[in-house]
RNA sequence: UGGCUCCGCCAGGGGCACCCCGGCUCACGUCCGAGCCAGGGUUGAGAUGCACCCUCGGAACCUGACCCGGCUCAUACCGGCGUAGGGAGGCGGACCAGAGCCGGA
Numbered sequence: 001u002g003g004c005u006c007c008g009c010c011a012g013g014g015g016c017a018c019c020c021c022g023g024c025u026c027a028c029g030u031c032c033g034a035g036c037c038a039g040g041g042u043u044g045a046g047a048u049g050c051a052c053c054c055u056c057g058g059a060a061c062c063u064g065a066c067c068c069g070g071c072u073c074a075u076a077c078c079g080g081c082g083u084a085g086g087g088a089g090g091c092g093g094a095c096c097a098g099a100g101c102c103g104g105a
Stems, first nucleotide, its partner, number of pairs: 001097003005094006011055004016049001017042004022037005061086003067080004
């Protein structure tokens, strides 16, 4: 000085959807619907938990997107898009490797 390695400390970034049903409120000639609270279900690491995930070897997550194809009761549920465009980090120690300087042989 470097390292796709290990450990520790501090910090930062991100998402929270869909369906069913109960109560209340609004709207309404009828049908259809909207919001809040609680419960249940689907997928997932995670659906408001100081929990989970991610921090440049960055698909955590966002844009594209009220996108396209498939499945489903329904939904980023699966895939495409995606070799696209963005996107948040530092310090210390251990270990390994290399370079330079000084001295000796």